[in-house]
Context: one part of a larger RNA
RNA sequence: GGAGGAGACUUGAGGGGAGCUGUCCCUAGUACGAGAGGACCGGGACGGACAGACCUCUAGUGUUCCAGUUGUCCCACCAGGGGCAAUGCUGGGUAGCUAUGUCUGGAAGGGAUAACCGCUGAAGGCAUCUAAGCGGGAAGCCCACCCCGAGAUAAGGUCUCCCUGAAGGGUCCUGGAAGACUACCAGGUUGAUAGGCUGGAGGUGUAAGCACCGCAAGGUGUUGAGCCGACCAGUACUAAUAACCCGUUCGACUUGACCAUUUACCAUG
Numbered sequence: 001g002g003a004g005g006a007g008a009c010u011u012g013a014g015g016g017g018a019g020c021u022g023u024c025c026c027u028a029g030u031a032c033g034a035g036a037g038g039a040c041c042g043g044g045a046c047g048g049a050c051a052g053a054c055c056u057c058u059a060g061u062g063u064u065c066c067a068g069u070u071g072u073c074c075c076a077c078c079a080g081g082g083g084c085a086a087u088g089c090u091g092g093g094u095a096g097c098u099a100u101g102u103c104u105g106g107a108a109g110g111g112a113u114a115a116c117c118g119c120u121g122a123a124g125g126c127a128u129c130u131a132a133g134c135g136g137g138a139a140g141c142c143c144a145c146c147c148c149g150a151g152a153u154a155a156g157g158u159c160u161c162c163c164u165g166a167a168g169g170g171u172c173c174u175g176g177a178a179g180a181c182u183a184c185c186a187g188g189u190u191g192a193u194a195g196g197c198u199g200g201a202g203g204u205g206u207a208a209g210c211a212c213c214g215c216a217a218g219g220u221g222u223u224g225a226g227c228c229g230a231c232c233a234g235u236a237c238u239a240a241u242a243a244c245c246c247g248u249u250c251g252a253c254u255u256g257a258c259c260a261u262u263u264a265c266c267a268u269g
Base pairs, nucleotide, nucleotide: 004162005161006160007159008158009157010156014148015147016146017145020048021047022046023045024044025043026042032037050105051104052103053102054101058099059098060097061096065092066091067090068089069088070085071084072083073082074081075080109143110142111141116136117135118134119133168246169245170244171243172188173187174186175185176184193239194238195237196235197234198233199232200231202228203227204226209222210221211220212219213218259269260268
């Protein structure tokens, strides 16, 4: 921009993607062949490479989670902690993002054809797939499959709802499996958008304190404890307050103030 606006669902002009292939089994040791060997057609199974999606499993990452531990400085000391040393080092690890992981795909089918194979058939009493006419026939072409798609300016269609100095949109704010910015999407108190809190999942692996045992290092009990980021829910406690801006088109008809022309009206502008 698409001649008011909001939401939803669509048509498909056109464009892009994909298109691969092996081995084994059955048919069948059949057809064929003296034998050796060994099929077409048709059916099935399992793979390779490639591609897409996803994170349940497996495996990574996870400097925002937990634990262990060395040196040193600090919190007066003990105990317990904090800083620094590549995240100090080490062992694990949620979400997210990933592949080495999981799932899926190439198909089947239709149409028109290429080389090629044919039917009928003259010119040319024969012959001839061709001249008229009619078939068959490819991993290729068109459709079919997946994706984009009305800026397809010829800007399409359908449904519901709203508005006429409005409807609606934006600025702004809370955020996001959206994102460089923008945009997009979810929300803005008639509210679960984010934080907090509560519960759950999940991770780590039995906190501190105290008691008991041991001369002590330490052990045991309280205790699957304590801590816990992104995950799933619930809950207005906190923050989404308030305010402002844009938007109100074009044409036709009716009525009609003023002005101009004119001839007073009308008509015309």